This is a predicted structure of a 1544-nucleotide RNA (small-subunit ribosomal RNA) from a Rhodothermales bacterium. It matches the Rfam family "Bacterial small subunit ribosomal RNA". The coordinates come from a structure-prediction model, not an experiment, and the mean pLDDT is 83. The organism belongs to Rhodothermales, within Bacteria.

[in-house]
RNA sequence: AGAGUUUGAUCCUGGCUCAGAACGAACGCUGGCGGCGUGCCUAACACAUGCAAGUCGAGCGAGAAAGGUUCCUUCGGGGACCGAGUAAAGCGGCGCACGGGUGAGUAACACGUAGGUAAUCUGCCCCUAAGUCUGGAACAACUGGAGGAAACUCCAGCUAAUGCCGGAUAAGACCACGAUUUCCUCGGAGAUCGCGGCCAAAGAUGGCCUCUAUUUAUAAGCUAUCGCUGAGGGAUGAGCCUGCGGGUCAUUAGCUAGUUGGUGAGGUAAUGGCUCACCAAGGCAGUGAUGACUAGCUGGUCUGAGAGGAUGACCAGCCACACUGGGACUGAGACACGGCCCAGACUCCUACGGGAGGCAGCAGUGGGGAAUAUUGCGCAAUGGGCGAAAGCCUGACGCAGCGACGCCGCGUGGGUGAUGAAGGCCUUCGGGUCGUAAAGCCCUGUCGCAGGGGAAGAAUAAGCAGAGGGAUAAUACCCCUUUGCCCUGACGGUACCCUGCAAGAAAGCACCGGCUAACUCCGUGCCAGCAGCCGCGGUAAUACGGAGGGUGCAAGCGUUGUUCGGAAUUACUGGGCGUAAAGCGCGUGUAGGCGGCCGAUUAAGUCUGGUGUGAAAGCCCGGGGCUCACCCCCGGAAGUGCGCUGGAAACUGGUCGGCUAGAGUAUGGGAGAGGAAAGUGGAAUUCCCGGUGUAGCGGUGAAAUGCGUAGAUAUCGGGAGGAACACCAGCGGCGAAGGCGGCUUUCUGGACCAAUACUGACGCUGAGACGCGAAAGCGUGGGGAGCAAACAGGAUUAGAUACCCUGGUAGUCCACGCCGUAAACGAUGAGUACUGGGUGUCGCGGGUAGUUGACCCCUGCGGUGCCGUAGCUAACGCGUUAAGUACUCCGCCUGGGGAUUACGGUCGCAAGAUUAAAACUCAAAGGAAUUGACGGGGGCCCGCACAAGCGGUGGAGCAUGUGGUUUAAUUCGACGCAACGCGAAGAACCUUACCCGGGCUCGAAAGUGCUGGAACCUGGCUGAAAAGCCGGGGUGCUCGCAAGAGAGCCAGUAUCCAGGUGCUGCAUGGCUGUCGUCAGCUCGUGUCGUGAGAUGUUGGGUUAAGUCCCGCAACGAGCGCAACCCUUGUCGUUAGUUGCCAGCGGUUCGGCCGGGCACUCUAGCGAGACUGCCGAUAUUCAAAUCGGAGGAAGGUGGGGAUGACGUCAAGUCAUCAUGGCCCUUAUGUCCAGGGCUACACACGUGCUACAAUGGUCGGUACAAACGGUCGCGAACCUGCGAAGGGGAGCUAAUCCGAAAAAACCGGCCUCAGUACGGAUAAGAGUCUGCAACUCGACUCUUUGAAGUCGGAAUCGCUAGUAAUCGCUGAUCAGCAGGCAGCGGUGAAUACGUUCCCGGGCCUUGUACACACCGCCCGUCACACCAUGGGAGUCGGUUGCUCCAGAAGUGGCUGCGCCAACCCGCAAGGGAGGCAGGUCCCCAAGGAGUGGCUGGUAACUGGGGUGAAGUCGUAACAAGGUAGCCGUAGGGGAACCUGCGGCUG
Repeated sequence: AGAGUUUGAUCCUGGCUCAGAACGAACGCUGGCGGCGUGCCUAACACAUGCAAGUCGAGCGAGAAAGGUUCCUUCGGGGACCGAGUAAAGCGGCGCACGGGUGAGUAACACGUAGGUAAUCUGCCCCUAAGUCUGGAACAACUGGAGGAAACUCCAGCUAAUGCCGGAUAAGACCACGAUUUCCUCGGAGAUCGCGGCCAAAGAUGGCCUCUAUUUAUAAGCUAUCGCUGAGGGAUGAGCCUGCGGGUCAUUAGCUAGUUGGUGAGGUAAUGGCUCACCAAGGCAGUGAUGACUAGCUGGUCUGAGAGGAUGACCAGCCACACUGGGACUGAGACACGGCCCAGACUCCUACGGGAGGCAGCAGUGGGGAAUAUUGCGCAAUGGGCGAAAGCCUGACGCAGCGACGCCGCGUGGGUGAUGAAGGCCUUCGGGUCGUAAAGCCCUGUCGCAGGGGAAGAAUAAGCAGAGGGAUAAUACCCCUUUGCCCUGACGGUACCCUGCAAGAAAGCACCGGCUAACUCCGUGCCAGCAGCCGCGGUAAUACGGAGGGUGCAAGCGUUGUUCGGAAUUACUGGGCGUAAAGCGCGUGUAGGCGGCCGAUUAAGUCUGGUGUGAAAGCCCGGGGCUCACCCCCGGAAGUGCGCUGGAAACUGGUCGGCUAGAGUAUGGGAGAGGAAAGUGGAAUUCCCGGUGUAGCGGUGAAAUGCGUAGAUAUCGGGAGGAACACCAGCGGCGAAGGCGGCUUUCUGGACCAAUACUGACGCUGAGACGCGAAAGCGUGGGGAGCAAACAGGAUUAGAUACCCUGGUAGUCCACGCCGUAAACGAUGAGUACUGGGUGUCGCGGGUAGUUGACCCCUGCGGUGCCGUAGCUAACGCGUUAAGUACUCCGCCUGGGGAUUACGGUCGCAAGAUUAAAACUCAAAGGAAUUGACGGGGGCCCGCACAAGCGGUGGAGCAUGUGGUUUAAUUCGACGCAACGCGAAGAACCUUACCCGGGCUCGAAAGUGCUGGAACCUGGCUGAAAAGCCGGGGUGCUCGCAAGAGAGCCAGUAUCCAGGUGCUGCAUGGCUGUCGUCAGCUCGUGUCGUGAGAUGUUGGGUUAAGUCCCGCAACGAGCGCAACCCUUGUCGUUAGUUGCCAGCGGUUCGGCCGGGCACUCUAGCGAGACUGCCGAUAUUCAAAUCGGAGGAAGGUGGGGAUGACGUCAAGUCAUCAUGGCCCUUAUGUCCAGGGCUACACACGUGCUACAAUGGUCGGUACAAACGGUCGCGAACCUGCGAAGGGGAGCUAAUCCGAAAAAACCGGCCUCAGUACGGAUAAGAGUCUGCAACUCGACUCUUUGAAGUCGGAAUCGCUAGUAAUCGCUGAUCAGCAGGCAGCGGUGAAUACGUUCCCGGGCCUUGUACACACCGCCCGUCACACCAUGGGAGUCGGUUGCUCCAGAAGUGGCUGCGCCAACCCGCAAGGGAGGCAGGUCCCCAAGGAGUGGCUGGUAACUGGGGUGAAGUCGUAACAAGGUAGCCGUAGGGGAACCUGCGGCUG
């Protein structure tokens, strides 16, 4: 620091996802040790049991028991002493308000921070000075009695105090009044003085005898210490107030009667509506009141570069709470976690009458939950309470236990060791890898086990001894300081150290397609599964599962969840809004924000210095202590903040003064569809009347509906009525926008120009608000010619709720009132300033010259267009009318869908508008541009593409192939063109792959080893054959002395294995088809572009051609084209046998012979044609085109071979080859028979025909090419014939196949299902072959079917072509209507490129890229999911109005009751108080009525997602009616139509 993912590719926008860090975690697998931390995030759910707050006898009274010792005894027991002034309890004091827990509530002065308190309190503690005098009455305990199950209570009596009360004293405090003075926030406060009133106390312990008194010694005394009282001060803690700061929702916009303020009173420690009475009517709120929801706040923590974001476990500060709600008491402090009272819920006890309880203390239990520990030890340390102290108490705390929950550290060994062991895995079978890894050898000892040693944490205090000091009468006592001694450890015999033993007990987890580090095999076969995103899996999966190997981390590793980051993806730092999401439809203007020039002043902002604070801990830095580290300790820095204070004055703000450049006013002009109202004009449509006139009119792609003989249309005249204003008219004008168009008048708004004068910043923007606002629509009333939703009819169509036609109503028009929306668009908010130009046009003005003018030219201001520089932009594009450069203000956006939606609110008569979510779902949706492809887009151009022609196919019969069907099998493949007379150039057996049956299992063929035998020839039997069984003959070659060995062959056996036309052509090679013999396809360098890409290759011409020329940011090049090759057409030359014969000779008359090679021909080599020449056209005076000459041939002469980059996962695993998979006594192999030849049908390709341009009979000509020795086979003979016999000749220019046929000549047939046609069938034959039954070809005789030129549709062909005629060849024993070739005869037509098909180039649109056989919309049907409405119903919460009123404070009362004080001898009275009563307030509870919110619900609405469902075809191309927006109507549905608008 980035990466993956939208596309064929690209750039951008934009979301989703990943890599990082973190955690109080949980889950899975695994697990050696230690240290330090940490551990109910859920049910503030309920809790058994134990413990968590007591202490003081030096405040007070009283005071046991067990047990022991001893005495007495009537042996029952009793007394004394010790236990012991102890235990337990009581009065009293202090503490219990700390410590500990939790986060429910709380959006608040609760918290944080900075202040205030002149508005306050503060126990214990410290300091100062002073005091501590004198009396009194009770109540517990206790005793007696009573009630109760218990808890406990009641009555009577006794008693002490540091408990309670009275009196004295009163410096001082407090209260009231007066005076002086200081400060001040102007409210007040402080200080001093005077006078009056009022208010205190408690003793305890130790010591002593100086004074006094009794005179042992003691206290009433003294003294010390601890207490007590009032006062002042301090410290600490607390209360209250204030500024500022920190959640969400505006679909919460208004809230508030003690409410806001005042006066007075009450209340409090204290201010205050805190409370009350009266008065006033205020207070809060868009800088968010009120309401709802959520939430303890902070230091900090996590993350981040930071700014921020998230969070608030542990530790620390504050707050709140203590079963729920209310309340007060005590007290310095509480409205009190382990206190009280009441109400409620719950639990427990009960004798049913009543009682008891509160773990959100520490453990622990149940429950909830994914999930969170021991009913441990100790007060040794630290801290707290009480105490004079010893000490007691302390689940605070210190420790231990459990949990890898986290962090940190250590270990699981080190060295050596190559036969690279065994084994695993892979393999191209050679090997590679695990791998120095192991084993083996040599070491070490962390850890472990055993044994031994063994800390620090401990310092006190008290006590004892000593020294110094204070106090004192004092050397007691006491206090302070100091030295020494003594005592104290839960952890724990722990840490640590030493010795011994022995590598011994100690490695896993995740991942390995990309992101992302790490690859192979097997299994599986869109299954099982994986997945964070993209995506893997349909038989070769590096993506699933296993294995081997590897990578990463490591006592952990992964997963899940959450937070931040990446995310500049809420943008302060640091984003945007023409087309990606995003500028309000437009204006006026309030609050607010921002604001020209100069001067002065101020100091709020701003800057700077100082200062206070910003707790500690944490983070950071330096140092130190645990062996290191984590951790801990010490110090520092930082803490961006706030306060106080000094200063500066540029900028912003405030105040004052001035200015004129912004803004405005006045004067004069002209321009204009600017607005409103009234009037008026002509053309046209329609209607009505009349005339003329006759059969049609109208309408369309074509028609029909419709109108018309009752007289239309057409035409002329007259009239009525409504609406709209041709030409002018213009990227002209005006207006803020919507919008505005005949003419005239009236009223009226704005802008502009010119020249001066005046005001003096008066300005800009503008949340709310208000106004305007096309069309459609609504209401009321008019009007209604034309047009025209709806509707009707006619067409079209598969249908046609449409497009087209004929009609036609709302509406369109007017008035008034609503609606408030549009693609209300420049898809571009308003304002100001700045930044090159060019060229139009509108309005107003200035100027020189040309002639006076119009006008031209130059120029200023304002508007409106086009083109373009810089710059900007993702690109397109924008470009002084900015989308450039800046500033100011407003509005708006944050992935797509859901959703221009729901609910709620506001507005509306309604339609609806506006504001505006969520669940759920997807990984995209999108913008611009690129290359293709496509278009029922355009342009140019080709092709038997159409047209023009000729002949066919489709109808018949037959042949052949295919589908289908059938079958035991009808083997397999090929399927639009580009499968279908195709593989197959030839299925009777074979072929053959199929079926049935019979056999074989190293196999039909091949390699190697061994054994035997040479090989080989041959007979018989069984069998359908394969095969099996039984025989006979026969021994060779080389080497070797022999035995024997070897080569080759045969048989048997063994082994490695063979074999497979079994599967996959979608794993492949090779070959092939096709577009297409179409003219294209690319590259290098350069240039342009962010890029994909473009350029070149486009353009102008031309060509069959990307052929050539010219031009050009291109210049060159390659594969294609062409040419080179073959063949054919002309000539020459060479050569003449088997070919030829002009001339010569011979002849049996046959080039037969001699001879010749001239010609034909053959086959070698050459020549020839190149737009070379001429003219014209084109001009760039280029390519080229047209015409002509010459020529055998003329513009590539004809034909062939030759097939660019690529496309179709095209075809072929059955030609061959081949990966993988499958079979292995069978899916292999051999044999016989059958099948591939089936047959209701359908299609393709052919043959033969339907006849007279013919058929038939007879006669007579003329080819080319090819084949032939396992062959072609002549003559001749036989047969009607197929053929047979025959065998010459020929390894072929020699012989043979071989007859060419159509043609030509002549005869017959005469339009007929025929003398056409030949199917079918019967019989008889021939040939091939082992064999023609299934199932060959041919021959003869007879039979004589359909068929009379073929519907829709469709094919071939442009010249030696079509058509027609025959010939040959391959395959092949035989079989050709097929195929491949050959020649003979030999046409017609092409105007032309509109249309069909295919193709090329350019361009355009695109929502296509599997590329139009594309994409894609909506209804309907089915399944699932979430959600809205819903008669209701069930909860929660809250407001209001009432009822009610526990406990309790306060007020009033208090006839009942009462010790202290007063009066009184007493009785009694008074003061004061208590119970009780009552009033105000008030919790729970109850009633009624609302709000908000949640659950649920028959039914219902749409939405989303799903497999290949149904119906159509709306959109994307001109998408076949351009689309879209608003609105209205209609329709199964997409949609259609009307009106207005936009161009996207």